[in-house]
The RNA shown here (Bacterial RNase P class A) has 326 nucleotides. Its mean pLDDT, the model's own confidence on a scale to 100, is 75. It matches the Rfam family "Bacterial RNase P class A". Rfam classes the family as a ribozyme.

RNA sequence: AAGGUAUGGCAAGUGAUUGCUUUUGCGUAGGCAAAAGAGGAAAGUCCGAGCUGCAAUAAGACGGAGUUCCAUCUAACGGAUGGCUGGGGCGACCCAAGGGACAGUGUAACAGAAAGCAAACUACCGCUUCGGCGGUAAAGGUGAAACGGCGGGGUAAGAGCCCACCAGCGCGGCGUGCAAGCGCGGCGGCUAUAUAAACCCAACUCGCAGCAAGAAGGGAUGGUUUUGAGUCUUAUGUCAAACCCUUCGCUAGAGCCAAAUUGUAAAAUUUGGAGUAGAUAAAUAAUCACUCACGACAGAACUCGGCUUAUCGCCAUGCCUUUUUU
Numbered sequence: 001a002a003g004g005u006a007u008g009g010c011a012a013g014u015g016a017u018u019g020c021u022u023u024u025g026c027g028u029a030g031g032c033a034a035a036a037g038a039g040g041a042a043a044g045u046c047c048g049a050g051c052u053g054c055a056a057u058a059a060g061a062c063g064g065a066g067u068u069c070c071a072u073c074u075a076a077c078g079g080a081u082g083g084c085u086g087g088g089g090c091g092a093c094c095c096a097a098g099g100g101a102c103a104g105u106g107u108a109a110c111a112g113a114a115a116g117c118a119a120a121c122u123a124c125c126g127c128u129u130c131g132g133c134g135g136u137a138a139a140g141g142u143g144a145a146a147c148g149g150c151g152g153g154g155u156a157a158g159a160g161c162c163c164a165c166c167a168g169c170g171c172g173g174c175g176u177g178c179a180a181g182c183g184c185g186g187c188g189g190c191u192a193u194a195u196a197a198a199c200c201c202a203a204c205u206c207g208c209a210g211c212a213a214g215a216a217g218g219g220a221u222g223g224u225u226u227u228g229a230g231u232c233u234u235a236u237g238u239c240a241a242a243c244c245c246u247u248c249g250c251u252a253g254a255g256c257c258a259a260a261u262u263g264u265a266a267a268a269u270u271u272g273g274a275g276u277a278g279a280u281a282a283a284u285a286a287u288c289a290c291u292c293a294c295g296a297c298a299g300a301a302c303u304c305g306g307c308u309u310a311u312c313g314c315c316a317u318g319c320c321u322u323u324u325u326u
Stems, first nucleotide, its partner, number of pairs: 001322010012291007020037007039297001043308002046306005051210004064206005069083005084098001085096004099201002104199002106195003121140002123136005148166002151163003167191001169188003173184004214248005223243003227240003256273007292295001
């Protein structure tokens, strides 16, 4: 210097004029003044809750849904942090839908003799009355994969039949780590694959609905609906409820900012500080001037913690690779 990788920040700015909404103060009123006024994702509605109502309460069963290595964090989560294992990358780093194949079922096309309790196509050996019979799976072929590999012994020819060295599997020991695991030895039969983001099995967790939840008040006595007022049916009338309107819910929160301590970190604790939209057919806009990085994606509707998606450009820091110079 170029390329890459990980983390964090900003979200056009400044000034003037006019205009909109909320709160507070003043005013008889019209109004006046001050302060404040959309996001890093406000989006998606994919998870988890706070809150409200119903289910009397608790436990269990069935069904359904979700999760699945270890430890920690959190109100909780299917989330976060740090590790282990597996995979990708030269590397910094990134991804994982990470329990079980000895409970069972299914699938592995085609080729091939034969692919879950197998099988003998070519072939080798022995016998033969030449019709064939018996033994073998070492050699060849097919295939992603053929009753472990390679070397030797042995045999009629062969085979873990036997031996040495490996791989796999089972049992067990030592060291290390909180653990998941990692490393190093020993013994043994001689070894029948893969797949569960296929069905399934195991363990753990889970009530339903949602702020248009729900609460209070009112009434033009106008209308509609269904329900209720000891039981059943029909009709009428009265009362109540809902539809309608107003207010609450509605903004002081598991919240925000800063510092210190502990921790690898997520985070926790303590101290201090500030008060930061509450609209209800929907408020924060328009014009002008200057600056520059020339402004993308995009607008709260009860509130938080996450995840996912969209995105123009700028800034800061750590690390990796290549090249050059000292």